[in-house]
Context: one part of a larger RNA
Molecule: small-subunit ribosomal RNA, central domain
Organism: uncultured prokaryote
């Protein structure tokens, strides 16, 4: 390579949208490209295989078939793929009336706490640990009471609850908006899935420019503990952490599980909307679809387990794997201010 594989062994891209390609629903005719049938031309000798001869055998030489599974062309086949083409609806969409929500964006407003500053009462201590000290405090701390400024974050509702591709998303209130989800009917008529490259999103931390700037707190400094103690625990404390632009693009970015259709026991929670029974009428009770959870058959697996949210049985397309170390590194491209990102080896080794 072929093959096997990708939950935990090495292996699912962090997560959309999408171009090229790959794959495709149910039907009519049409075409002969694919496919498939027969036939001719070719397909060098040699050598391989088979069958005779020659060197006393043998290697070796030869006769002579067969082979050359390739290519072309010609008549033909049409079931399948294609292609035009005729008309379907059961995939996908589009309308109409609904629902449910921390989806996003931007704007305003709110109470609790925290810390500061002012004022008042008001005195000797607060703080802070395992014990303590460094710290603050008679220049009146700390605990109190009113009044005031900021900046951050929304307790209780909170719930194997909901919303979103994922990253994430929680306080009230308008406004801008994007998606799903159940009914019932009408429309396109296959408009689908996948998706290399590309494009766009993508938590912390970080980077430039300007703001903010309370609390906390890398780094720093001190006080402890220890044999030390460049830590853990304590007092502070800067950068960050908050905003707006605008870089970076990685994470154990996880369900460590790629999307997408089909199919294959049941059993109990729950959230959203639906029949149905009942009722004054909400509950219950029975049932359908859509998400979320648990146990559990069959089947699968090394085992753990996983089981209609499949790691079961089948398709389609895409990523990736190939002993350990060296190494996600050097080296070279690209992209970035920069830290690095990305793509990616060998040599020696075991």
């Nucleotide at each position: 390579c072929u093959g096997g594989g990708c939950g935990u062994a090495a292996a699912g891209c962090g997560c959309g949208c999408g171009u090229a390609g790959g794959c495709g629903g149910a039907u009519u005719g049409u075409u002969a490209a694919g496919u498939c049938u027969c036939a001719u031309g070719u397909g060098a000798a040699a050598g391989c295989c088979c069958u005779g001869g020659g060197c006393u055998c043998a290697a070796c030489c030869u006769u002579g078939g067969a082979a050359c599974u390739g290519c072309a062309u010609u008549c033909g086949a049409u079931a399948c793929u294609g292609u035009c083409u005729c008309a379907c609806u059961a995939g996908a969409g589009u309308a109409u009336g609904g629902u449910a929500g921390a989806g996003g964006g931007a704007a305003g407003c709110g109470g609790a706490a925290u810390u500061c500053c002012u004022g008042g009462a008001g005195u000797a201590g607060c703080g802070g640990u395992g014990a303590a000290a460094u710290g603050c405090g008679u220049a009146g701390a700390u605990a109190u009471c009113a009044g005031g400024a900021a900046g951050a974050a929304c307790a209780c509702c909170u719930g194997u609850g909901g919303c979103g591709a994922a990253a994430g998303c929680g306080g009230c209130u308008a406004c801008c908006u994007g998606g799903a989800c159940g009914a019932a009917u009408a429309c396109u008529g296959a408009c689908g899935c996948u998706g290399a490259g590309g494009c766009a999103c993508g938590a912390a931390a970080g980077c430039g420019u300007g703001g903010g700037g309370a609390g906390c707190a890398a780094a720093c400094a001190g006080g402890a503990u220890u044999a030390g103690a460049u830590a853990c625990c304590c007092u502070g404390g800067u950068a960050g952490u908050c905003c707006a632009c605008g870089c970076a693009g990685u994470a154990a970015a996880c369900g460590g599980u790629g999307a997408u259709c089909a199919c294959u026991a049941g059993g109990u929670g729950u959230u959203g909307c639906g029949g149905g029974u009942a009722u004054u009428g909400a509950c219950c009770c029975c049932u359908g679809c859509a998400g979320u959870g648990c146990c559990g058959c069959a089947g699968c697996u090394a085992a753990c387990g996983c089981a209609u949210u499949a790691a079961g049985u089948g398709a389609u397309c895409c990523g990736c794997c190939u002993g350990g170390g060296g190494a996600g590194u050097a080296c070279g491209g690209u992209c970035g201010c920069a830290a690095g990102a990305u793509u990616a080896a060998a040599a020696c080794u075991c």